[in-house]
C1' cells in the first nucleotide's frame, strides 16, 4: 500500500435479513436471615464508534472517517 471482519449498557454479547433497543454478569433498593452469603422481586444505567445519505421509518441498507483484529504485498 491492497483486501476482509468487528465497533450496541460498567463487562460479555443478542436484536428474525428496515417497524417502540434486550439478556446474562455487575450496581442499587426491598423481601428472606440474629447477621453475611445464596435465593426471590424490583429499579437505575444507551447520542447503537463519529459524520453524512436513502427511507414514512435505520442498530440493520449506502458513503466517508477513526479505532481494533486477520490475510496479502
Nucleotide at each position: 500500500g491492497g483486501g476482509c471482519g468487528c465497533u450496541u449498557a460498567g463487562c460479555u454479547c443478542a436484536a428474525u435479513u428496515g417497524g417502540u433497543a434486550g439478556a446474562g454478569c455487575g450496581u442499587c433498593a426491598g423481601c428472606c436471615u440474629u447477621a453475611c452469603a445464596a435465593g426471590c422481586u424490583g429499579a437505575g444505567g444507551g447520542u447503537u464508534a463519529u459524520a453524512g445519505g436513502u427511507u414514512c421509518g435505520a442498530g440493520u441498507c449506502c458513503u466517508a472517517u477513526a479505532g481494533c483484529g486477520c490475510c496479502c504485498a